[in-house]
Model confidence (mean pLDDT): 82 of 100. This is a predicted structure of a 73-nucleotide RNA (transfer RNA) from a Thermoplasmata archaeon.

RNA sequence: GCAGGGAUGGUCCAGCUGGUUAAGACCCAGGCCCUCCAAGCCUGAGACCCGGGUUCAAAUCCCGGUCCCUGCA
Numbered sequence: 001g002c003a004g005g006g007a008u009g010g011u012c013c014a015g016c017u018g019g020u021u022a023a024g025a026c027c028c029a030g031g032c033c034c035u036c037c038a039a040g041c042c043u044g045a046g047a048c049c050c051g052g053g054u055u056c057a058a059a060u061c062c063c064g065g066u067c068c069c070u071g072c073a
Stems, first nucleotide, its partner, number of pairs: 001072007010026003019056001028044005049065005
């Protein structure tokens, strides 16, 4: 340099066939329970790598960029 794959809460991960509130686990905060703690139960906060485009509507499609992984040279 070329090709392929990937980037989603603090962590891991689903959703990528464009369409109702972006699902789940851990962590965190509050509450219930308990003599207290733990466990359990309930509630809540928190995310689509960056910029642009297409569209009524983009995490998803298109273009460019950054970073990571793999292969080729």
NCBI's taxonomy places the organism under Archaea, Methanobacteriati, Thermoplasmatota, Thermoplasmata. Its Rfam family is "tRNA".